[in-house]
RNA sequence: UCGCGCUAAGCGGGGAGCUAGCGGUUCCCUGAACCCGCAAUCCGCUCCAGCGGGGCCGAAUACCGCCCAAGGGGCGGGCUUUUCGGGGCCUGGAGCCGCGCACGCAGCGUUGACGGCCAGGUUCCGCGCACUGGGAGCCUGCGAACCGCGUCAGGUCCGGGAGGAAGCAGCGCUAAGCAGACCCUCUCAGGUGCCGCGGGGAGGCUUGGCCCGAGCCGGCGACGCGGACACCGCCCGGGGGGCUCUCCUCGACGGCGGUUGCGCGA
Numbered sequence: 001u002c003g004c005g006c007u008a009a010g011c012g013g014g015g016a017g018c019u020a021g022c023g024g025u026u027c028c029c030u031g032a033a034c035c036c037g038c039a040a041u042c043c044g045c046u047c048c049a050g051c052g053g054g055g056c057c058g059a060a061u062a063c064c065g066c067c068c069a070a071g072g073g074g075c076g077g078g079c080u081u082u083u084c085g086g087g088g089c090c091u092g093g094a095g096c097c098g099c100g101c102a103c104g105c106a107g108c109g110u111u112g113a114c115g116g117c118c119a120g121g122u123u124c125c126g127c128g129c130a131c132u133g134g135g136a137g138c139c140u141g142c143g144a145a146c147c148g149c150g151u152c153a154g155g156u157c158c159g160g161g162a163g164g165a166a167g168c169a170g171c172g173c174u175a176a177g178c179a180g181a182c183c184c185u186c187u188c189a190g191g192u193g194c195c196g197c198g199g200g201g202a203g204g205c206u207u208g209g210c211c212c213g214a215g216c217c218g219g220c221g222a223c224g225c226g227g228a229c230a231c232c233g234c235c236c237g238g239g240g241g242g243c244u245c246u247c248c249u250c251g252a253c254g255g256c257g258g259u260u261g262c263g264c265g266a
Base pairs, nucleotide, nucleotide: 001266002265003264004263005262006261010056011055012030013029014028015027016026020046021045022044023043024042034054035053036052037051038050062259063258064257065256066255067254071250072249073248074247076245077244078243079242080241081240082239083238084237085236086235087234090233092232093231096227097226098225099224100223103221104220105219107216108215115211116210117209118208119207120206121205122204123200124199125198126197127196128195129193130192131190132189133188134187135186136185137184139180140179141178142177148173149172150171151170156165157164158163
């Protein structure tokens, strides 16, 4: 060095996630690489490897280092989109409120606008009338054991007598008072009146009359000014998604270099 037989090893790897950490089940990348059973509020391990069983290959198809690089992860930046909170600086958009103007439309106006003058009403004061309510009077009835009136049986008192006196009950009447009636009279009051008379009256409105002779009004739109609001834009801040850039990190596939056992025979 070659041949044969073995053994260690190998028969996929990586990222994310999970975990104290690791391997696996899960998702993704790579690309082709034995089979069966098990595993997410999970299975196994505490160090190089999923656990249990079977099979293939086998010293290069194994192992190590470097390079390239699919892809994943992280910090930060940019663009874009979405969502939440806040603001009221903006000739911002839409909507709202007030004021102005009188450009357009509508309405009123030569059957006379606006303006001016006169009178009345509306308003105030006083009086009257009416109405309503209260009170009093008038009217009717009741109404005093004695301390009201009249008449006073009986009885009492005075008197020789004639006669006289006080007077209970009864009867009649009445006062205060009570009740009724509502016609009349008086009085007081009024969120009373299409009432009447007299007086006052700044302004507005209104009715009528007269003068004048063309505008008036501000409903809608336009325009201008101011205000309020926060639906959208805008500004400030926070969160999520997508794309992209710099840096860091892991890194499959692939490429290059190196390393590797035992026995027998030639």
Model confidence (mean pLDDT): 79 of 100.
This is a predicted structure of a 266-nucleotide RNA (Bacterial large signal recognition particle RNA) from a Pseudomonadota bacterium.
Its Rfam family is "Bacterial large signal recognition particle RNA". Its Rfam clan is "SRP clan". It is annotated as a non-coding RNA gene.
Taxonomically the source falls in Pseudomonadota (Bacteria, Pseudomonadati).
RNAcentral holds the sequence, with entries from ENA.